[in-house]
RNA sequence: GGCUCAGGAUGAACGCUAGCGGCAGGCUUAACACAUGCAAGUCGAGGGGUAACAGGGAGCUUGCUCCGCUGACGACCGGCGCACGGGUGCGUAACGCGUAUACAAUCUACCUUUUACUAGGGAUAGGCCCGGAGAAAUCCGGAUUAAUACCUCAUAGCAUUUCGAAACCGCAUGGUUAUGAAAUUAAAGAUUACGGUAAAAGAUGAGUAUGCGUCCUAUUAGCUUGAUGGUAAGGUAACGGCUUACCAUGGCUACGAUAGGUAGGGGGCCUGAGAGGGUGAUCCCCCACACUGGUACUGAGACACGGACCAGACUCCUACGGGAGGCAGCAGUGAGGAAUAUUGGACAAUGGGCGAGAGCCUGAUCCAGCCAUGCCGCGUGCAGGAAGACGGCCCUAUGGGUUGUAAACUGCUUUUAUACAGGAAGAAACCACCCUACGUGUAGGGUGCUGACGGUACUGUAAGAAUAAGCACCGGCUAACUCCGUGCCAGCAGCCGCGGUAAUACGGAGGGUGCAAGCGUUAUCCGGAAUCAUUGGGUUUAAAGGGUCCGUAGGCGGAUUAUUAAGUCAGAGGUGAAAUCCCACAGCUCAACUGUGGAACUGCCUUUGAUACUGGUAGUCUUGAGUUAUAUGGAAGUAGAUAGAAUAUGUAGUGUAGCGGUGAAAUGCAUAGAUAUUACACGGAAUACCGAUUGCGAAGGCAGUCUACUACGUAUAUACUGACGCUAAUGGACGAAAGCGUGGGGAGCGAACAGGAUUAGAUACCCUGGUAGUCCACGCCGUAAACGAUGGACACUAGUUGUUGGAUUAUUUCAGUGACUAAGCGAAAGUGAUAAGUGUCCCAUAUUCCCACCUGGGGAGUACGUUCGCAAGAAUGAAACUCAAAGGAAUUGACGGGGGCCUGCACAAGCGGUGGAGCAUGUGGUUUAAUUCGAUGAUACGCGAGGAACCUUACCAGGGCUUAAAUGCAUAAUGACAGGUCUAGAGAUAGACUUUUCUUCGGACAUUUUGCAAGGUGCUGCAUGGUUGUCGUCAGCUCGUGCCGUGAGGUGUCAGGUUAAGUCCCAUAACGAGCGCAACCCCUAUUUCUAGUUGCCAGCGGAUAAUGCCGGGGACUCUAGAGAAACUGCCGGUGCAAACCGAGAGGAAGGUGGGGAUGACGUCAAAUCAUCACGGCCCUUACGUCCUGGGCCACACACGUGCUACAAUGGUAGGUACAGAGAGACGCCACUUGGUGACAAGGAGCAAAUCUUAAAAGCCUAUCUCAGUUCGGAUUGGAGUCUGCAACUCGACUCCAUGAAGCUGGAAUCGCUAGUAAUCGCAUAUCAGCCAUGAUGCGGUGAAUACGUUCCCGGGCCUUGUACACACCGCCCGUCAAGCCAUGGAAAGCUGGGGGUACCUGAAGUCGGUGACCGCAAGGAGCUGCCUAGGGUAAAACUGGUAACU
Repeated sequence: GGCUCAGGAUGAACGCUAGCGGCAGGCUUAACACAUGCAAGUCGAGGGGUAACAGGGAGCUUGCUCCGCUGACGACCGGCGCACGGGUGCGUAACGCGUAUACAAUCUACCUUUUACUAGGGAUAGGCCCGGAGAAAUCCGGAUUAAUACCUCAUAGCAUUUCGAAACCGCAUGGUUAUGAAAUUAAAGAUUACGGUAAAAGAUGAGUAUGCGUCCUAUUAGCUUGAUGGUAAGGUAACGGCUUACCAUGGCUACGAUAGGUAGGGGGCCUGAGAGGGUGAUCCCCCACACUGGUACUGAGACACGGACCAGACUCCUACGGGAGGCAGCAGUGAGGAAUAUUGGACAAUGGGCGAGAGCCUGAUCCAGCCAUGCCGCGUGCAGGAAGACGGCCCUAUGGGUUGUAAACUGCUUUUAUACAGGAAGAAACCACCCUACGUGUAGGGUGCUGACGGUACUGUAAGAAUAAGCACCGGCUAACUCCGUGCCAGCAGCCGCGGUAAUACGGAGGGUGCAAGCGUUAUCCGGAAUCAUUGGGUUUAAAGGGUCCGUAGGCGGAUUAUUAAGUCAGAGGUGAAAUCCCACAGCUCAACUGUGGAACUGCCUUUGAUACUGGUAGUCUUGAGUUAUAUGGAAGUAGAUAGAAUAUGUAGUGUAGCGGUGAAAUGCAUAGAUAUUACACGGAAUACCGAUUGCGAAGGCAGUCUACUACGUAUAUACUGACGCUAAUGGACGAAAGCGUGGGGAGCGAACAGGAUUAGAUACCCUGGUAGUCCACGCCGUAAACGAUGGACACUAGUUGUUGGAUUAUUUCAGUGACUAAGCGAAAGUGAUAAGUGUCCCAUAUUCCCACCUGGGGAGUACGUUCGCAAGAAUGAAACUCAAAGGAAUUGACGGGGGCCUGCACAAGCGGUGGAGCAUGUGGUUUAAUUCGAUGAUACGCGAGGAACCUUACCAGGGCUUAAAUGCAUAAUGACAGGUCUAGAGAUAGACUUUUCUUCGGACAUUUUGCAAGGUGCUGCAUGGUUGUCGUCAGCUCGUGCCGUGAGGUGUCAGGUUAAGUCCCAUAACGAGCGCAACCCCUAUUUCUAGUUGCCAGCGGAUAAUGCCGGGGACUCUAGAGAAACUGCCGGUGCAAACCGAGAGGAAGGUGGGGAUGACGUCAAAUCAUCACGGCCCUUACGUCCUGGGCCACACACGUGCUACAAUGGUAGGUACAGAGAGACGCCACUUGGUGACAAGGAGCAAAUCUUAAAAGCCUAUCUCAGUUCGGAUUGGAGUCUGCAACUCGACUCCAUGAAGCUGGAAUCGCUAGUAAUCGCAUAUCAGCCAUGAUGCGGUGAAUACGUUCCCGGGCCUUGUACACACCGCCCGUCAAGCCAUGGAAAGCUGGGGGUACCUGAAGUCGGUGACCGCAAGGAGCUGCCUAGGGUAAAACUGGUAACU
C1' cells in the first nucleotide's frame, strides 16, 4: 500500500427443512400486448312522457283489450358530478421539487354570512305518424311537443368602461374612500321546504413571480436572433417577448454557459460514534403521464386514464363500400424474467358523487384467500432416574472414554393441535315513532332498525406426552476434533490456501459448536476503509513539488483611532404538514402493531439588541515593501576588439625506412620520401597554470585579456513614500543536449557508414578512416535523473567549526556558501536555523498563507479525441482485460568473474604415480530363466563383502509342506518317536522290515490333534530410533542479565595487536557463562626407583665342535609398574601487554616434541527399513518355508581402484646378515626321509618372552651387455599336489612346455613436507580351501623441495552491492510455435440510433379575413390566410454494431 473477512440491512431470489398465531408486505424485468367481468353515476321534489314491472279502474267475447290513474321508470331534454378517488414513473436537470417570501398583477362551482331582486317570447330532442340509406356501426328528410334548455324586453347598482375632481395612505409602479356626468349587462320556476340572479366578505382550491438549495462529464468553451431591453397594440383570470410591429444591441459564461449522459423530487428508509455514504418499494405531499404525436371544445376548474377531433403503429369485425378499440383502475391472461398473489365477499364501518329524503352508485375502502417474504410471540414437554444398560464411535484395547440423565422406567402438566358447547366488541348515526324547549324548523332525550368479516376472536369441558426440529459449520481469521476412505485424483475455497499414502481443509461417520421454524448460499448498499482524510491523510527515498521566473482573476494579509453592523453572537416572532425517529402513558394476555401527549425536526424568514474578532468606510503610524546616498562584489548578460599554447593542413629545407596502433595484431600512411625535425604561412575551435564543497545568475547555465552598453546582489547610514505586501489557476517570457529550416563556416572531435580485429556469432566494446553534427547569424522545437529526486513567502527554536563579500581599532556583527551536532521530526535511512522542527489566540472542530500534485501493480504516459509543431514529436490523457500483490527503508544470511586480512600439499618448488600394456578387482551398460539387493559429484565404484564351488543366498527353474523351521501355554489322544537296514527318487520326502519308553504310579518324556500367539532380506531411510559419511579437527556456535533499536535484530563475538586456535592482551555498554580450541587419556623419544622368568650375560666358575648350555648374577639390554622431565622456566632484543625473534644457553626432547583417540551448533529430506529396532501399508495352501540344480563368476564395450612390467640403481645363479608386531591344538610344525616341486610319510617341542611360523631389499662373488633380450610374464597345452560330500559351470598351488602386449605412456589428473615420500619384505582377521594383487597392522633401507601467496581449489574474519532466501545449480528478459481472451487501428465498405438545419407538402384545430347563402336578430354554413403534428427530399455532424487482415 492494495486485496479479503467478522456487523447491520433488503419489495429479494435459490437450496434443504417446516407446528401455530398476530401484524405488515407482495411484477424491482416489457410505460410489452391484452380475452372476459366489474371500476361513475345520480336526480320524476326540473320536463315531455310511458318501453319493462306491479297495483288500481273501465270494457266485455272471463282471458283478452283499453286507461299514465298510482307506485315506479328504459331511452330522451335538462341539472350536478365525471378535473375527485385509483394507477404508473415514460418524460423532465426544470421554479419540476424542497424551503422562505410576494401578488398594490389574479381566478375560485358546491359551502357559510350579509344586502337587493324575480315580467314576456320563439324553437327543438324524444315519443308517435309518414318516407329513406346501410352488412353493420349508425344516419337522413317531413309533421307534432314541454321545461330550472334557449332567446328578447323592462328595472337596478355597491358591477364594467370613459371623462371630471377632493381627502387620506403606502416600499416603487400605486392603493383606499367619498362623489358628478354618460354608456352597457340580470333572473326560473315552484304546493311548502327549496331554487335562481346581482353584489360584498369568508373558507377552500388553483394560478403566477422571486431568493436559496438540487447528479456526472472540460477528451463538451463559447452560447443566443424573440435572442436582451424599450415603445405601442393584441391576448390572458392575471403580470410578462406570451404574441406582433418598430427601435436599440444587448443577454449568459471558468463561481462552468452551451452540449452530452443519467434521473421523477421531497417527508423519509438503510448504514455510521458522528460528519457522511447509499437509496427514494409500502404510507403521506408535490409533479408528470394515460397506445404514440398533435389539437382544441365543454366547464368554476381539463387541453381531460374509463370525453371529442386528426395523424401514426398495432389488434379485431366486414357483404371490401366501411367500421370498432386502448387494464401505467381491480381481478385475470400471454410474454419477459431468478422472481412477486384471487377472474373472492360486502357497502356493515370510514370516505366520496347525486338526491329534500328514502336511497342508488362506489375493485376508493373494509374484509377474506395465496406466499416463512419480513417483524413479533408461542410450542415441540417438566421432574426424578446409573446396571453410568444395549447399540454407535474412539483409544495406550483382559480395560477405559464418549454419546449420557440421554434412553428405558416412575410421577406430573396440557400451552398448541383434536372433539364438543357457549360466544363478542366493532353500531353510533341517518331514518321511523314518541317526548321536551322555543320560532311551521332547529336543538336535546328515549325507544326501534342495520355486521361482509363470522359462529371469527374469546371462554369452558374431555382425553392423552399424546399432534410438532431442522439447517449450516468445526485449518487460521472464527465458537467447535477424532476415525475411516481417497492419494495433486475426486474435490474444496471469502482471503491465505488444502489434496502427490498417516488430510482436524476433499467424501462419509461419530462427536461438537452456532442459530432455530428456520438455517445457509447468491446479489446489492453502508460499515470496518483515516482506502478521497471538513471532522480526519499525504508528496527526499513508498504514488505524489509544476524545469524556472513574471504576473491577471482569486485566496490571504502589519500597528492604531473612529464609525458601520455584512459575517459572528444573543433575545423574540413566524414557519419547519401529518406519518416516521426519541421519551412518557395507554389498548390488544405479552410483543410486533396501534392510540394519546410531549420533545425534536440541528433549516429558512422577519425583527430587536451586542460589537471582541473578520469585513466595509474615514483618518493616523513605521517595523513589512520600496526609493535615495556612500562603499563594494562577481566565470551575471549582450556586442566588438585582441593574445598565446596546441592540433591539423600547405610550402620549403634536413633526413631514411619505417611510421602508427594494440592485450596481441591488422586495416591505414610511407621510397611518388612518410614518421621525426627546422622555418614560414594559413585556418577553425577551445581557453592550461590561477582553480578552490570559490563566485555569479530565477532556472537552464556562466571561465584567456580588453572596451562599450545593460541588469543585479550585499553592508552601512541619513532622508523620503506610507501596507504600496505574499502567493498565483488561466496567461506570458526564458529554458541543457539532441533535432529541424535558411545562409555561412568546418581545425579537432565524431552518431550513421566503411574497413581491420575480437568472438560460436559481434549489426558492440578495441583500432584505422569518416558524413551529418559540434561553431556563427536568424527562426523553430520546449523536453532531461531540467535533482537537493526536497514549490514559494513569513516568524520563531541549543551549539561548534571552515570559507566568500561588507561594516568595525578589537571583541563582534550582517548577508551568502559548507561540515558536525542538540531538542524535535521521521517507517527507517536520515534531517536538524540553507529543516524533512514549531506555527499562539478566536472557534464545537481547524491548515501561518497561497499554489501544484498523489490514491494498489500491470495495461500506459498507451489508445481515441483535441491543441501546438515544417517534421521529429510535445501537452492533455482513459477503458476493457489481468494479478494478489507491486513498492520503500532497514535486518540476518547466502552469493559476487567486489575489496581487505589470514589459512590448508591449495598453488608454486620437488619426489613418485594414474591416464598407454597385460592381468586382478569393483561399477555402468548389455545379455540372461536369474545374472538378488543396496551404495552412485566431492562424501558410490578392492564400497556393505574381514573371504559367493554346496551352504552363505536374499535371485531363477523344477519338485514339496500349510500352525508350518523354532518356542510357549491350554486341551484331548497315544506309547510311540527316534535309531538301523532296504527300496523309489535329483533331493526334500515317501514306503517296507526290524528294535523299542521310564516310573517312587503322582507323573515325566516323546509324538499326534485342536486353539492362541507365527513368518516375510515384501514397500516406504521423504513417517522414525540407532549408527555413519561430509563440510572439518575448520574455529567457530550460543546463552543469562544489562544496554541500544518501534521492530526484525544488534551489542557481547568488533577496533588495534597476537596465535595453530573466539589463543591471549589491550581497548570497550557491556559484565559473565556454556558447547567447541587447548589441557586432562594412550603409544613413542630420555631417565630414576622397584622387580628379575620363559628374557639378559659384564665379572666368577663349569661343560661343549659350537651355542646363557649349566652354576650363579641384577651390572647392561629388555620386560612392566610407579615416578621425574618441557613451563617461553632462563638470557638478549622488540613491544604497554599478550607475544614474537635469536639454528641463544642448558637439555634426550624447545616452543601444541612426534603420532593416536577425541568431531561444537548445524548443513546435505546425505546413507542405511538388507546388521538391529520400530509406525503405517501389503502377503497368509504364499511375497512364508524345505530341497535339487543353476545364477550372483555372463561379455561388442566404457570407467574407477590396484598388481606386474617395460629393465643394467637391473635380471639370473651361488654364498651370507639383521627386525618388529602377531598367530598357533580340528593348530603352528622343528628335525628326518621321499618327490624336480606343490607335497607326502614319519616325528620332537609348544596352549607359548621357553617351541614353531621366520624375513626381503642389503652385502660378497659370478654371469648377462641394450636386444622385445637370460627383460616381461599374459595366454595356451600337458602332467600333478592339496582342501573339501563335491573343484564342469567356478578353487589355490606345483612341474614341464608355450612366451602375448609392453621399450616409460596424449589431453588430463592423484599422493606426499621427515623417519614422511619412495622402496623392501613380514604378520593377522575372515577361512575346509580360496580367486588376497584387497583390508588391517608391523618393522627394514631411506630422500628431494618449499622463493613465496600473483593465480586455481576449499575454508575463516571484517567490509561492500544485491531485484537472491529452495539462498547464483538463485532470480530473471525477449523472440518464436499452437490455442484462447480483451482492446485499438484499418483502404473500399455494410448496417442501425437519437438530435439539429434547410426546402417541399400539410390533417384536425384556435385565431384572423370574407360571408351575394340561412337567420327578424344574435350569429352560422361555406370559402380563405397564418401557425402546426405527421410525411417526403437534401447535405453534414454525433454516436453504436459488424468485418477478411494486421

This is a predicted structure of a 1446-nucleotide RNA (small-subunit ribosomal RNA) from an uncultured prokaryote. Its Rfam family is "Bacterial small subunit ribosomal RNA". Its family is annotated with ribosome and structural constituent of ribosome in the Gene Ontology.